Predicted 3D model of RNase P RNA and transfer RNA as a complex of 483 nucleotides. Rfam match: Bacterial RNase P class A. From the family's description: Ribonuclease P (RNase P) is a ubiquitous endoribonuclease, found in archaea, bacteria and eukarya as well as chloroplasts and mitochondria. It is annotated as a ribozyme.

RNA sequence: CCGGGGCGCAGACGAUCGAUGCCGCCGCAAGGCGACAUAGGAAAGUCCGGGCUCCCGAGGGCAGGGUGGUUCCUAACGGGAACCCGCCCCCGCGAGGGGGCGAGGGAAAGUGGCACAGAGACUCAGACCGCCGAUGGCUCCCGCAAGGGGGCACAGGCAAGGGUGAAAAGGUGCGGUAAGAGCGCACCGGGCCGAGCGAGAGCGAGGCCGCACGCAAAACCCCACCCGGAGAAAGACCAAAUAGAUGUGCGGCGUCCGCAAGGACGGGGCCGGCCCGGCCCGAUCCCUCCGCAAGGAGGGGCCGCGCAAGGGUAGGUCGUUGGAGCCGCCCGGCGACGGACGGCCGAGACAGAUGAUCGUCGCCCGCACCAGCGGGAACAGAACCCGGCUUACGCGCCCCGGACGC
RNA sequence: GCCCCCGUCGUCUAGAGGCCCAGGACGCCACCCUUUCAAGGUGGAAAUCGCGGGUUCGAAUCCCGCCGGGGGCACCA
Numbered sequence: 001c002c003g004g005g006g007c008g009c010a011g012a013c014g015a016u017c018g019a020u021g022c023c024g025c026c027g028c029a030a031g032g033c034g035a036c037a038u039a040g041g042a043a044a045g046u047c048c049g050g051g052c053u054c055c056c057g058a059g060g061g062c063a064g065g066g067u068g069g070u071u072c073c074u075a076a077c078g079g080g081a082a083c084c085c086g087c088c089c090c091c092g093c094g095a096g097g098g099g100g101c102g103a104g105g106g107a108a109a110g111u112g113g114c115a116c117a118g119a120g121a122c123u124c125a126g127a128c129c130g131c132c133g134a135u136g137g138c139u140c141c142c143g144c145a146a147g148g149g150g151g152c153a154c155a156g157g158c159a160a161g162g163g164u165g166a167a168a169a170g171g172u173g174c175g176g177u178a179a180g181a182g183c184g185c186a187c188c189g190g191g192c193c194g195a196g197c198g199a200g201a202g203c204g205a206g207g208c209c210g211c212a213c214g215c216a217a218a219a220c221c222c223c224a225c226c227c228g229g230a231g232a233a234a235g236a237c238c239a240a241a242u243a244g245a246u247g248u249g250c251g252g253c254g255u256c257c258g259c260a261a262g263g264a265c266g267g268g269g270c271c272g273g274c275c276c277g278g279c280c281c282g283a284u285c286c287c288u289c290c291g292c293a294a295g296g297a298g299g300g301g302c303c304g305c306g307c308a309a310g311g312g313u314a315g316g317u318c319g320u321u322g323g324a325g326c327c328g329c330c331c332g333g334c335g336a337c338g339g340a341c342g343g344c345c346g347a348g349a350c351a352g353a354u355g356a357u358c359g360u361c362g363c364c365c366g367c368a369c370c371a372g373c374g375g376g377a378a379c380a381g382a383a384c385c386c387g388g389c390u391u392a393c394g395c396g397c398c399c400c401g402g403a404c405g406c
Numbered sequence: 407g408c409c410c411c412c413g414u415c416g417u418c419u420a421g422a423g424g425c426c427c428a429g430g431a432c433g434c435c436a437c438c439c440u441u442u443c444a445a446g447g448u449g450g451a452a453a454u455c456g457c458g459g460g461u462u463c464g465a466a467u468c469c470c471g472c473c474g475g476g477g478g479c480a481c482c483a
C1' cells in the first nucleotide's frame, strides 16, 4: 500500500438568548417562575421481513409473486452463524496448511436458443487444408512365367496436426496401424454401484464401465418451500360546517304454492385475482298505452354500487412511544443466539422543537524563529415502532492474508 | 409520510438477447435548384441507450444496487 474482518467515536466545558416535551411550585383564571431531557450510524433509499390497525379469512384447485447447497439462529426475513461443495491466490519437495470469492436446486422431464466465422454447433455432428491410399482401380519398370518394385490420388479410409470459433465431443505416454483412432494398455480425468462415517449438505474403502451426459434456467419451464390486500393520510372517539342536494352509468324492485305465517325456483351479493364448491340476502312500487289473456312498450319513483363536476371542514383527543429496549455480570452453545439475576429510562413535533451568538481548550491545514494569525471539521436530520440489507461519509485502535522496502 | 410510473440523437419515438459500434420523423449542417428566399432534391453530422456492478460467448433488452424526473393518496354528508 491492497484485500477481508471486529470494536469504538461523531469535539468538550461555560455564559447569554431562544424552541419543544414533561415535572414541580404560585395563581380563581389568563399566565408566571424553576428543574430536567432533547437526532443518527446511517434518522437516508423505501429494498426485504415483522409487530400493530382496518378490510375481514370454511375447504380445494388454478393463476400471480418470491426464495433456492445443508443444518441451525430468529417474531420473521431475500438477514445472520457454522459447515459442505466449486473456483482463485499464497506457503510447502510432499502430505498438508492458510486466505479470498460464489443469486450454489434441476440441462439423462419437456420446449426453444447457441449470431458471425467455420467443412461441421449438439446426438452419437463434420472433412476446408491435411495424413494415408493397406484393399480395389489406372499406369510405368523388371521378369518366360509365378510374381516383385514404383508412380497417380480415381474409388475409398482417417481424424493425428493446421484453420474457424466463446465452445469442435477426454488428456499425457507407450503400443498399434497404410495412415490413424480408447483400437489396446498404464496413469490422470469422467460415469455408475457402493461397505462404512456424518444430524445433513456430503465424504467415501472397494468394485464395474473405454467413456455415453457441451453451455445457459439473472430463456420458458420443472421441483420443493413461502406469500391475502392496504397502510398511521391505517384506524377509534369528540366537535364544527355544508346542498342527506345535482348529473350520469349499471343492477334490482320477478314467478309459483298458500287465507296467512311462510316456503320453492329464479335473481343478486360474498367467498381477499379466477374457478369449483359453500354461505348469505330479500326492503318495496306507481302511472299511461297495446292486448281477451299470458304478456309487452314507455315514463316516473325507491334501493344498492360506481363515476363526474361541485359544496363544506383544514379543529381536538387517542393510536404515539416502556420496547423482539439498553447496561453489567453469570450460565449454556464452535457460533449466530438463548436463559437467569441486578440496575436504568434515552426525542415525541404536527408546518413540524432538538438552535444561534460569544469565550476557553482540544483536532487538522497554511504562514511564521517563537508568541501568534487566518482557515477548516464529513455524510446527513426523527415523524407509529422494531430486525436487517443497501447506499452516502470523516476518523481511531486491533486481528487475518498478500505485495514491496529496510 | 405512503403508493405507482418513467428515463434511447437537440425534440418525439422504434426496439423485447446476435441481423444494432442502435432505425425513423421533425429540427441542424453542406451542396444542387432559384435573381433571392421558401418549398423540393441529394448527402452528412448528431446517442457514454440515466449511472455502476453482475449473468451470458454476446446486454438498450435479463438480474441487482444507486441517481434523476413525473403522478396520485386527507376527512364529512
Stems, first nucleotide, its partner, number of pairs: 001402009011361007019038003023034004040379001044390002047388005052231004059276004064227005069083005084104001085102007105222002110220002113215002128162002130158003135155002137152006170188006189211001190209004196203002235318004246308008254265004267281005285300006311482003325344004330339003363376005407479007416432004424463001434450005456472005